Transfer RNA from Streptomyces sp. DH37, 72 nucleotides, folded computationally.
RNA sequence: GCCUGCGUAGCUCAGCGGCAGAGCAGCGGUCUUAUAAGCCGACGGUCGCGGGUUCGAAUCCCGCCGCAGGUA
Numbered sequence: 001g002c003c004u005g006c007g008u009a010g011c012u013c014a015g016c017g018g019c020a021g022a023g024c025a026g027c028g029g030u031c032u033u034a035u036a037a038g039c040c041g042a043c044g045g046u047c048g049c050g051g052g053u054u055c056g057a058a059u060c061c062c063g064c065c066g067c068a069g070g071u072a
Stems, first nucleotide, its partner, number of pairs: 001071007010024004018055001027041004048064005
């Protein structure tokens, strides 16, 4: 250089055209003499960046950036 895959919450990941979600962490509450565990609740996102298609894009197409693997 070329080929393939991945990029979504602090972390690990779902979501494959029609409201962005879960678990864990952190925060508040409950429980306890206290801590942990358990239970309840709220918070947390320019869906890597830019453009295109579409009534509508995290999702499809193009370019770029980053990471991983393959190849001479």

It matches the Rfam family "tRNA". About the family: Transfer RNA (tRNA) molecules are approximately 80 nucleotides in length. The sequence is in RNAcentral, with records from ENA. Its mean pLDDT, the model's own confidence on a scale to 100, is 83.